[in-house]
């Protein structure tokens, strides 16, 4: 400096132009004498900014941030 790739609840990762979606982890109740195990339920996510579309997490441009290769 110049090109690839990735970013999604707390945590690991699916997923895709039309309600985001599990495990785990958190809360609350039930089960027990206790504990743990087990059952039900609830919250919690698309990195930021614009384009295009009826509708963007999905395409496209730009920042950020991280890895990775050329010079």
């Nucleotide at each position: 400096g110049c090109g690839g790739c990735c970013a999604u609840g707390g945590u690991u990762a699916a997923g895709u132009g039309g309600u985001a979606u599990a495990a785990c982890g958190g809360g609350u109740c039930c089960u027990u004498g206790c504990c743990a195990a087990g059952g039900a339920u609830c919250a919690g996510u698309c990195g930021g900014g614009g384009u295009u579309u009826c509708g963007a997490u999905u395409a496209c441009c730009c920042c950020u941030g991280g890895c990775c290769g050329c010079a």

A computed fold for a 71-nucleotide RNA from a Minisyncoccota bacterium, annotated as transfer RNA. The same sequence occurs in records of 5 taxa. The prediction has a mean pLDDT of 82.